The RNA shown here (SAM riboswitch aptamer (S box leader)) has 109 nucleotides and comes from uncultured Mucilaginibacter sp. The coordinates come from a structure-prediction model, not an experiment, and the mean pLDDT is 82.
RNA sequence: GAUUUAUAAAGAAGCGGCGAGAGAUCAGGCUCAAUAACCCGCUGGCAACCCUUUAAUAAAAGUAGGUGCCAAUUCCUGUCCCGGCAAAUAACACCGGGGAAUAUAAAUU
Numbered sequence: 001g002a003u004u005u006a007u008a009a010a011g012a013a014g015c016g017g018c019g020a021g022a023g024a025u026c027a028g029g030c031u032c033a034a035u036a037a038c039c040c041g042c043u044g045g046c047a048a049c050c051c052u053u054u055a056a057u058a059a060a061a062g063u064a065g066g067u068g069c070c071a072a073u074u075c076c077u078g079u080c081c082c083g084g085c086a087a088a089u090a091a092c093a094c095c096g097g098g099g100a101a102u103a104u105a106a107a108u109u
Base pairs, nucleotide, nucleotide: 001109002108003107004106005105006104007103008102013043014042015041016040017039021032022031023030026078027077028076029075044070045069046068049066050065051062052061053060054059074101080098081097082096083095084094
């Protein structure tokens, strides 16, 4: 990197360093950022996938360890499908849902 499965409206920040962009990609919007963002380090925390314990593939509890995470729903929208939906066997717009994409975990390769 690829595949499969699960989850993604909850939750959790201080200090120091650096110094200009950042929020995955492209576009649009919106937001964050010299009162220093993003990123890095330390400390702290959240959560409970792996894990640990309870005799147990259920259920419950826990957080020593491996990851992850700690602005905004995965910040919002886009392309496809379904419904609301009636009509011109239609489309656009709007609302809701799904899919796709992305992220993370676990397993396989």